[in-house]
């Protein structure tokens, strides 16, 4: 120059689930409330992150079939440890655009 995977940098897109109870402390206020942190208990979400599994491949038991162990082995599925749960904001798989970097080719 090119090109597949993979990695990364910028821009843009991005879901779900309680404005929950109590206590505690700051703050604002005449009061009655209000706001913030922070713990705790209930209920809930799944798309940071982590965790587990199918089929298929290998072993081994055995020379072989069935048949039983192991191992390898994916998600946006499962779990719910971690995060999260008005709007705002923060995160956010994944995707699209532009750019580098590595391997491979000329």
């Nucleotide at each position: 120059c090119g090109u597949u995977u993979c990695c990364u940098u910028g821009c843009u897109g991005g879901a779900g689930a309680g404005a929950g109870g109590u206590g505690g402390u700051u703050u604002c206020g005449c009061a009655a409330g209000g706001a913030g942190c922070c713990a705790u208990c209930c209920a809930c979400c799944g798309a940071a992150g982590g965790a587990g599994c199918a089929a298929a491949c290998c072993c081994c038991g055995u020379g072989a079939c069935c048949c039983g162990g192991g191992g390898u082995g994916a998600a946006u599925c499962u779990c719910u440890c971690a995060g999260g749960u008005a709007a705002a904001g923060c995160g956010g798989a994944c995707a699209g655009c532009a750019g580098g970097g590595c391997c491979c080719g000329c």
The RNA shown here (Glycine riboswitch aptamer) has 106 nucleotides and comes from Ramlibacter aurantiacus. Rfam family: Glycine riboswitch aptamer. Rfam's curators write: This family represents the bacterial glycine riboswitch. Glycine riboswitches usually consist of two metabolite-binding aptamers domains with similar structures in tandem. The aptamers cooperatively bind glycine to regulate the expression of downstream genes. In Bacillus subtilis, this riboswitch is found upstream of the gcvT operon which controls glycine degradation. Its mean pLDDT, the model's own confidence on a scale to 100, is 80. The RNAcentral record of the sequence draws on Rfam.